[in-house]
RNA sequence: UUGCAGGAUAUCUAGGGUUCCGCCUUAAAAAUAAGGGUCUGGUCCAAGAGGUAUCGCCGAUCCGGUAAAUCCUAGAUUGGUACACGGCGGGGCAAAAUCCCGGGAGAC
Numbered sequence: 001u002u003g004c005a006g007g008a009u010a011u012c013u014a015g016g017g018u019u020c021c022g023c024c025u026u027a028a029a030a031a032u033a034a035g036g037g038u039c040u041g042g043u044c045c046a047a048g049a050g051g052u053a054u055c056g057c058c059g060a061u062c063c064g065g066u067a068a069a070u071c072c073u074a075g076a077u078u079g080g081u082a083c084a085c086g087g088c089g090g091g092g093c094a095a096a097a098u099c100c101c102g103g104g105a106g107a108c
Base pairs, nucleotide, nucleotide: 007055008054009053010052011051012050015045016044020042021041022039023036024035025034026033027032056081057080058079059078060077061076062075064072065071083103085106089101090100091099
């Protein structure tokens, strides 16, 4: 300097805003309408570097058939799945975000 890999899904949380609900303010006899997220909340979104579970992947051992097998070839049990500082700016949904661009630029 280059290449490959550092997995996926669900669920939850830190966090996030305001489409809907609720709450508040104003108007109205009322139905309702407008505004407020500098409203605790419910719906909703949500982590590469957060949790949990399942699957996947990589090892080890074991069971049956067979003369023997690296074959049939899958299955069961068990172990592993490490490390990880990070802008500005942009994107999308109603809007925002540790979401996506992005294990990016950059730093060590």
This is a predicted structure of a 108-nucleotide RNA (Guanidine-I riboswitch aptamer) from an uncultured Rhodobacteraceae bacterium. Its Rfam family is "Guanidine-I riboswitch aptamer". Rfam's curators write: This family represents a conserved RNA structure found upstream of the ykkC and yxkD genes in Bacillus subtilis and related genes in other bacteria.